[in-house]
Context: one part of a larger RNA
Molecule: large-subunit ribosomal RNA, domain I
Organism: Boudabousia tangfeifanii
RNA sequence: GGCAUUCGGUGGAUGCCUUGGUACCAGGAGCCGAUGAAGGACGUUAUGGCCUGCGAUAAGCCUCGGGGAGUUGGCGAAUAAGCGUUGAUCCGGGGAUGUCCGAAUGGGGGAACCCAGCCAGAGUAAUGUCUGGUUACCUGCAUCUGAAUACAUAGGGUGUAGGAGGGAACGCGGGGAAGUGAAACAUCUCAGUACCCGUAGGAAAAGAUAUUUCGUUAGUAGUGGCGAGCGAACGCGAAUGAUGGCCAAACCGUUAGCGUGUGAUUACCCGGCAGGGGUUGCGUUAGCGGGGUUGUGGGAGCAAACAUCACCAGUCUGCCGGUUGGUGGCGUAGUUACAAAGUGACAUUGUAAGUGAAAGGCAUUGAAUGGCCUACCAUAGUGCGUGUAAGUCGCGUAACUGAAGUGGUGUCACCUGCGUGUUUUGUUUCCCAAGUAGCACGGGGCCCGUGAAAUCUCGUGUGAAUCUGCCCAGACCACUGGGUAAGCCUGAAUACUUUCUGGUGACCGAUAGUGCAUAGUACCGUGAGGGAAUGGUGAAAAGUACCCCGGGAGGGGAGUGAAAUAGUACCUGAAACCGGAUGCCU
Numbered sequence: 001g002g003c004a005u006u007c008g009g010u011g012g013a014u015g016c017c018u019u020g021g022u023a024c025c026a027g028g029a030g031c032c033g034a035u036g037a038a039g040g041a042c043g044u045u046a047u048g049g050c051c052u053g054c055g056a057u058a059a060g061c062c063u064c065g066g067g068g069a070g071u072u073g074g075c076g077a078a079u080a081a082g083c084g085u086u087g088a089u090c091c092g093g094g095g096a097u098g099u100c101c102g103a104a105u106g107g108g109g110g111a112a113c114c115c116a117g118c119c120a121g122a123g124u125a126a127u128g129u130c131u132g133g134u135u136a137c138c139u140g141c142a143u144c145u146g147a148a149u150a151c152a153u154a155g156g157g158u159g160u161a162g163g164a165g166g167g168a169a170c171g172c173g174g175g176g177a178a179g180u181g182a183a184a185c186a187u188c189u190c191a192g193u194a195c196c197c198g199u200a201g202g203a204a205a206a207g208a209u210a211u212u213u214c215g216u217u218a219g220u221a222g223u224g225g226c227g228a229g230c231g232a233a234c235g236c237g238a239a240u241g242a243u244g245g246c247c248a249a250a251c252c253g254u255u256a257g258c259g260u261g262u263g264a265u266u267a268c269c270c271g272g273c274a275g276g277g278g279u280u281g282c283g284u285u286a287g288c289g290g291g292g293u294u295g296u297g298g299g300a301g302c303a304a305a306c307a308u309c310a311c312c313a314g315u316c317u318g319c320c321g322g323u324u325g326g327u328g329g330c331g332u333a334g335u336u337a338c339a340a341a342g343u344g345a346c347a348u349u350g351u352a353a354g355u356g357a358a359a360g361g362c363a364u365u366g367a368a369u370g371g372c373c374u375a376c377c378a379u380a381g382u383g384c385g386u387g388u389a390a391g392u393c394g395c396g397u398a399a400c401u402g403a404a405g406u407g408g409u410g411u412c413a414c415c416u417g418c419g420u421g422u423u424u425u426g427u428u429u430c431c432c433a434a435g436u437a438g439c440a441c442g443g444g445g446c447c448c449g450u451g452a453a454a455u456c457u458c459g460u461g462u463g464a465a466u467c468u469g470c471c472c473a474g475a476c477c478a479c480u481g482g483g484u485a486a487g488c489c490u491g492a493a494u495a496c497u498u499u500c501u502g503g504u505g506a507c508c509g510a511u512a513g514u515g516c517a518u519a520g521u522a523c524c525g526u527g528a529g530g531g532a533a534u535g536g537u538g539a540a541a542a543g544u545a546c547c548c549c550g551g552g553a554g555g556g557g558a559g560u561g562a563a564a565u566a567g568u569a570c571c572u573g574a575a576a577c578c579g580g581a582u583g584c585c586u
Base pairs, nucleotide, nucleotide: 001585002584003583004582005581006580007579008578009577015571016536017535020508021507022505023504024503025502026501027500028499029497030496031166032165039101040100041099042055043054044053046079047078049075050074051073061095062094063093064092065091066090070083071082072081106115107114108113116135117134118133119132120131121130122129137163138162139161140160141159142158143157144156145155170201171199172198173197174196175195181188185225212239213238214237215236216235222230223229244489245488246487251290252289253288254287255286256285257284258283259282260281268277269276270321271320272319273318274317275316295467297432298431299430300429301427302426303425304424305423306421309328310327311326312325313324314323315322329420330419331418332417333416334415342414343413344412345411346410347409348408349407350406351405353401354400355399359374360373361372362371375392376391377381383395384394385393438462439461440460441459442458443457444456448474469484470483471482472481473480523530524529543570546557547556548555549554
């Protein structure tokens, strides 16, 4: 020096465990903000720091409920001083306080800082000082002023209501790629995706014999350098449930503006008769009220038929008729579109909780939940914990019960709206959404890439008709059929999960599972940004009193413990690597 055996060191694999993750399901909740949000800074406990809570009333204050013996949050013990059956700590509801920054909003600013005006108050002999309130901008409405410039307008002031910023995904709108695929690449694809911007809600969007979603139709019909690929609909079966509503116009009334008009037993003043009035009339524009809302076309006006709850008032006067308005009765509807605001009662359901069955013995063990013997409960044998594996030890579980306050949902009442002229018939009258439809050119979007290319939609130009109308049925024409554009509103079925509650897993188990067993920390970067690692003594600290060696570190005894080769470098403790002992070889 090598080999073998063995004993150790180092190291932290493996096994077992889980405080943490992950995926999904069900239900709730689904916006917060100038009454100052989200997010922070700085403070705040008797005792340094971090986290949590809170805000100069600062791990808290008041109040209403629950609860019932300890307690003054966690890392975290210890000491001190307190509180508590006159009910503390703790849990839930409501309220108070809430520094400074931040949309940040009195002005400024390098966020958490600096400096002010005005009003009221405190203090001072007085000034300085302090406390509370208030003072940003934009928009709408109202109102007061008010230039150049006469009326006016611009501008300015005041009051009042709203806005501003944030939010994981989901929605709608405006913009909009490329890597890629086509085995290259250009039309095409990726894809109207990613991303950017705007903006809204708990859903949004869309929408009326509607719309939406799911399954199927169907990878079909189609489209396509007919390549790669892209890819419907009708129909059928389900979910939901409101085959829902409001206007514009015609016509009537009224108010105002503008234009026009003098006729006179006129026009007009509701009709008839009689009387009376005399800028009342006509045309047009605008506002308001009534009317009206449809495709079997509908409505208005006019004419006619039929029917009518009562009372009061008006309509120049009288009579008759008509008509308008109000009140009562009757009927009907309603807070989600169709008008709109609440109040009360009841029921139910959340937000703290409460009751909650049944086992003992023997031996083994450090310890019984395991073994043996004999029992019991079960609407409860889900689960977790307890010195080992527990239906009957603890927390619980099944089941049942429960709310002062404050929410959700539903029903009823009050309340509010509407109707009480609707139907039918007729019609050479009127209306039925205009720079619209259509067309031309250029685009987009549809299964549809310009194609025979309709339908839908945008830009530019041109430019109709009103029911004997207009649009559509895939160029276009005829016939036939379907519909009624150019105004508006609308719940549900649908999407998503920052978040709350409960649950499940042939999901992970510390190089895994989230990046984090917690951390967006440490650290890196000027910055945008990037971004870790570290779990396990034991049942219980019982965490080794005391003695010895040593400066200490660390050991040897002694002691604890079932175990110390479980000693805070702590479960198990593999390999690489390092050493001791013994044997053999050189």